[in-house]
Molecule: Bacterial RNase P class A
Organism: marine eukaryotic metagenome
This record gives sequence, C1' cells and structure tokens, in this order.
RNA sequence: GUUGGCUGGAUGGCUGCGAAUCUAAAGAUUCGAGGAAAGUCCGGACUCCAUAAAGCGACGGUGCCGGCUAACACCCGGCCAGGGUAACCUGAGGGAAAGCGCAACAGAAAGUACACCGCCUCAUAUGAGGUAAGGGUGAAAUGGUGAGGUAAGAGCUCACCGCACGGUUGGUAACAAGCGUGGCACGGCAAGCCCCACCGGGAGCAACGCCAAAUAGGAACUUAAGGGAGGUAUCUCCGAAGCUGCUUUAGCUUUUAAUGGUUCGGGUUGGCGGCUUAAGGGAUACAGGUAACUGUAUUUCUAGAUGAAUGGCCAUACAAAGAGUUAUAACUCUUGGACAGAAUCCGGCUUACAGGCCAAC
Repeated sequence: GUUGGCUGGAUGGCUGCGAAUCUAAAGAUUCGAGGAAAGUCCGGACUCCAUAAAGCGACGGUGCCGGCUAACACCCGGCCAGGGUAACCUGAGGGAAAGCGCAACAGAAAGUACACCGCCUCAUAUGAGGUAAGGGUGAAAUGGUGAGGUAAGAGCUCACCGCACGGUUGGUAACAAGCGUGGCACGGCAAGCCCCACCGGGAGCAACGCCAAAUAGGAACUUAAGGGAGGUAUCUCCGAAGCUGCUUUAGCUUUUAAUGGUUCGGGUUGGCGGCUUAAGGGAUACAGGUAACUGUAUUUCUAGAUGAAUGGCCAUACAAAGAGUUAUAACUCUUGGACAGAAUCCGGCUUACAGGCCAAC
C1' cells in the first nucleotide's frame, strides 16, 4: 500500500416500559432494535385480481464463458480490455459489411480528402507540375517503427508489428498460441436510434380476511344483443352482445338493461387476524468442490410494537485526547466513546461509520 474479517462499549445496583409463560391474586421467570434496521436499487416468498392457455405484437429488462441459488443484474471461478511499479481495481464486456444518425469550434479537409505551412523540379518579381515523409489545427487526420529507394516523397520495396482471409493445436467454452497467403483500412460512437439472443401478467401487508357499527339495498343519464328450438313453476340448448393489444380455443356475465360506462351524493377513520418457525440463523465435525456452495450428523437460538415498547439514574473500570504535578512511571482534573432505530418476511447490492483488533498478499 491492497484485500478480507471481527467488534463498535463492559460490570454492578436502583428504577421504568412491551411480549410470552406460570399464578386466585400479589407477583415471579425468560426474551426484547442493526451491520447497515438506511436507500427503496434488484430478486423472491406470501395475498388478491373473470378471465385463462397458445401464437403474434407492443413495452420493459439482461448482454463474454462456465458454475451456484428458491431466484437475481447477486455471488464464485475463468477469458478479454483498460488503470496501477505491484498486490489489486474497474468494465452498460453481443453486432459498425442491414439501415438511419452524431462529432460544436478549430482546421485545407472529419471520410473514396483533389492540401494551409512545408519539400522537390521547371520557370521566374506572378506561375506550372509532383508530393503527403516533416509541421500546424483538433478528442480524433486514411496503419506503426526501421532500412532501402526517390528530384523530393509515398507499402513504392523489404523486415518486424498490426489488419483481412484460410487452416492446425490446446481448452467444456469465452479464448490463446503457431503456420500459410495477401500490400491490405471508406476510421470513431450503439451509456444514439437500431439489429440479434434470452427473460418478463398486474398490484401490493395501507395486500388480504373476519366481527361490530352506521348510512341512502342512494339518485340521474347512457350503451350492446334484445332471436330461435325444446320444455313449461323453474330451466336447458343453439345463436347473439360484453369481458385481454390482436387471433384461435375454453370459460364467465347478460339477452324483460347491467356486477358495463359517465356524473352527483351518503355512511364507515372501531376491534381481531394476517404477526413472525422460515428457500431459517449460529457453533462443531465429516464428505464433495479451486471457490461460491452442496450433503449428513450433533447442539443451540428466535422482538412483534400499533402514534408506535426495547429506556433513565448512580458507581467502578476501560479505549482516546488535553492540562497540571513530578522526573520515570505514576497521580489528579477536564472532555468524551462513531453511523444510527425493527413495522409482512427473506436473499443481495449501494451508501454512512469515532475508536480498537486480527489475518493474508
């Protein structure tokens, strides 16, 4: 310096709350806010939804390969790219030859360049031809370095690198290494639209259910089909209308006008459940695996509030800082211990964090 982990106050006394259990009662016992409870960024469990299944479409999400998981964009291992001396860190990591689009200003020019300065040749107070090696502008200028060659230059030629095509070897794969041929590029951005592959119903514990109570079983307007057969108290079948973005199949409601649509208006703000035992957490041991993790055995642990409990006071010691005494270590005094507070639950990610401890590189 980097990465990972632990703790984040301790002990005693007095007193105050909430839940559970015991008790006739008084009372007693046990438990009671985190590593992030925060953010509400992902993924689920669970609950409800007259629509459901399949196909197509729209919209949204993910995006290298392989594993793990209930699932995930998490996590683990690996590949590639970039940063770093390095340990390590970061990655919105498929496609630019399907199409469209963008790059201000500067600059000669922003992509098949008709070259600003410059270089060379011929001329000459002006010009013509050649050039893209050097310089300038810019985030980016038509492969790079070196040598030869040339009037001066240029892949013009050559070597190496790069690029394109082909094939060999290794690897589950992403990919890596070598070989052969070719002077070979009209570049960048898709975290611009887009294309490709895969995935995805919606809403959410203020979900939802029960009890009690109260009101006005409220009023107005409006729309589809409004048919046939059987039977005849009812009802059944066919058809029709409506119910999803579209289609098919199935289902439900209606067919003597609504449990559809629009507008106005009234009552309910109470109680109980959901409520905390789970895809559970911890410890130890064994087995498999590089690891994340998986399996087996033993043992141990668990807040459920509801305007919202889990607190307050005292004493002692401890970590840290400052001051004083004194002269090498003690004593005294003062300050003072971070971020922060469960609300359906769980697995993650991100952010905040005084002080202290451990391990590896």